Predicted 3D model of a 478-nucleotide part of an RNA (small-subunit ribosomal RNA, 5' domain) from Kewa caespitosa.
Model confidence (mean pLDDT): 81 of 100.
The full RNA is in RNAcentral, with records from SILVA.
[in-house]
Context: one part of a larger RNA
RNA sequence: GGAUGAACGCUGGCGGCAUGAUUAACACAUGCAAGUCAGAUUGAAAGUGGUGUUUCCAGUAGCGGACGGGUGAGAGUAACGCAUAAGAACCUGCCCUUGGGAGGGGGACAACAACGGAAAACGGUUGCUAAUACCCCAUAGGCUGAGGAGUGAAAGGAGGAAUUCGCCCGAGUAGGGGCUAGCAUUUGACUAGCUAGUUGGUGAGGCAAUAGCUUACCAAGGCCAUGAUCAGUAGCUGGUCCGAAAGGAUGAUCAACCACACUGGGACUGAGACACGACCUAGACUCCUAUAGGAGGCACCAGUGGGGAAUUUUCCGCAAUGGGCGAAAGCCUGAAGGAGCAAUUCCACAUGGAGGUAGAAGGCCCAUGGGCGUGAACUUCUUUACUUAGAGAAGAAGUAAUGACAUUAUUCGGGGAAUAAGCAUUGGCUAACUCUAUGCCAGCAGUCGCGAUACGACUACGGAUGCAAGCAUUAUUC
Repeated sequence: GGAUGAACGCUGGCGGCAUGAUUAACACAUGCAAGUCAGAUUGAAAGUGGUGUUUCCAGUAGCGGACGGGUGAGAGUAACGCAUAAGAACCUGCCCUUGGGAGGGGGACAACAACGGAAAACGGUUGCUAAUACCCCAUAGGCUGAGGAGUGAAAGGAGGAAUUCGCCCGAGUAGGGGCUAGCAUUUGACUAGCUAGUUGGUGAGGCAAUAGCUUACCAAGGCCAUGAUCAGUAGCUGGUCCGAAAGGAUGAUCAACCACACUGGGACUGAGACACGACCUAGACUCCUAUAGGAGGCACCAGUGGGGAAUUUUCCGCAAUGGGCGAAAGCCUGAAGGAGCAAUUCCACAUGGAGGUAGAAGGCCCAUGGGCGUGAACUUCUUUACUUAGAGAAGAAGUAAUGACAUUAUUCGGGGAAUAAGCAUUGGCUAACUCUAUGCCAGCAGUCGCGAUACGACUACGGAUGCAAGCAUUAUUC
């Protein structure tokens, strides 16, 4: 000198773009953040109305709750976790392309009704019922197999119709995911040896797939001074900051990958999870209770307490973009779009322009002449921002309709200098000086140092210098 997710002190006009829990992955009141489909289906209710339609609700069924959003602490990770360049033994819902197909039967379970249980959460028995829910037979492809053979699919709905939305079995893209391994990736040797499923093989099992992934047997291997093992620390990267570069530091926001969801463990469903707002279990904590037993998980968005130097509103609307569901209308969406708060950063603009001496008063200095000083007052002009009254968008998509923002941006008329300057420094480094008080005291200080009765260094006034809606300080880093 530069930089910061900064903080603190004094001060503070306005606008734009950004940013805003770095500490306790500490505990959380309240509201909200994932639903949707009646054109799969059963039933009930309501309104209208007159014999066919509308709306809504409970359940079954389907798709989505594996995306989007958060956090980066450690029980984490120093390793295929990430980066980069490759690979072979794999899976893939929805979308796209393409080849075939949908024949015949069946029995249930919810809802519902009846009965009765429980404080509640909820649960039981009996009976009825539909389907794109479930099952059986047939057939096809596929798969296994040398072959014989084995295994083994389907579903309908809407419409007057044309047609359309679906269903099943194959093949192929795309995009996504799982796996392997080369190289690279922090500190310590006051950590030197480590390892028995350990290293390899065979058989078996297992997986979507390779594999000690698992297991029985056999062999005795495997890693290591090019640092194994152990211990400490840590999400990694694109990037960001500094630097002429080499390189050093860092990993907030944004983007990609990874990990996690009160703590530990586990599987279920599914194309996909071992699943933040799903399930089971153990634990800690909180709450309810009739003491028998139950309920909960903000590292979603707001918000509260706590700790901390320190970090915002319990806001608006789905108008746009995107996502889920739906044939569609549409519904849902704290994603996203916006507004609010904060000088937290960067940038832009303003706080006036011109004239003005009886060179006003007060203050400070003084060599007593004067200086600070056209500075102020005063006169006049202008109106960016401001204020007030009107006009008023784009963002809205193929015609109409549809705007949270929004009394917005922008623009025009009126008003009137009106509403707007501080902070630090002033001995050298380092731009800027005198006086007063104090008297090694009080104090200053980044460093050298200053203060002992004439202090340009402390304190105060006046002047000056620097930067300026900021200016100093502290912290960290180059």